[in-house]
The RNA shown here (c-di-GMP-I-GGC riboswitch aptamer) has 89 nucleotides and comes from a Planctomycetota bacterium. NCBI's taxonomy places the organism under Bacteria, Pseudomonadati, Planctomycetota. Rfam family: c-di-GMP-I-GGC riboswitch aptamer. Its family is annotated with cyclic-di-GMP binding in the Gene Ontology. The sequence was found by an Rfam model in a public genome assembly. The model forms 91% of the base pairs in the Rfam consensus.
């Protein structure tokens, strides 16, 4: 260094629930516990998601399809930055 134990001694918290913000994705606190060895931090690269605008379409809609730029998602996958503990190989 890789690796990641039925190791210590710790961390973070899926979903629902309640409370707030946001048009909306979802963000914050609080409670649970579903799981995480980066579930710490980055929205660069794919992906997903929203709302709004344009454009096609027809079943005329709180419609679909593309396509913009805008924001969201780091517990989807890649990258980048940072890190506790130390058995076995």
């Nucleotide at each position: 260094c890789u690796c990641g134990a039925u190791a210590a001694g710790g961390g973070c918290a899926a979903c629902c629930c309640g409370g707030u913000c946001g048009c909306a994705a979802g963000g914050c606190c609080g409670g649970c516990a579903c799981g995480c060895a980066a579930a710490g931090c980055u929205a660069a690269g794919g992906g997903c998601c929203g709302a709004c605008g344009c454009a096609a379409g027809c079943u005329c809609g709180u419609c679909u399809u593309g396509c913009g730029g805008c924001g969201g998602c780091a517990g989807c996958c890649u990258g980048g930055c940072u890190g506790c503990c130390g058995a076995a190989g």
Model confidence (mean pLDDT): 91 of 100.